[in-house]
RNA sequence: GGGCGCGUAGCUCAGCGGUAGAGCACCACGUUCACACCGUGGGGGUCCGUGGUUCGAUCCCACGCGCGCCCA
Numbered sequence: 001g002g003g004c005g006c007g008u009a010g011c012u013c014a015g016c017g018g019u020a021g022a023g024c025a026c027c028a029c030g031u032u033c034a035c036a037c038c039g040u041g042g043g044g045g046u047c048c049g050u051g052g053u054u055c056g057a058u059c060c061c062a063c064g065c066g067c068g069c070c071c072a
Stems, first nucleotide, its partner, number of pairs: 001071007010024004018055001026042005048064005
């Protein structure tokens, strides 16, 4: 330098045009002498960035940025 893949909650990931989700973690309450477990409820997002397409973009397109693999 080129090709491919990935970037979404604190972590691991799903979601592939129509109001963003799960598990774990965190907080509160219940339970306990207390902690853990368990139950119920709750908080938490610039969907990497900038443009474009579209009535509408996390999703499609272009260009950047970051990470990984391969080729040279």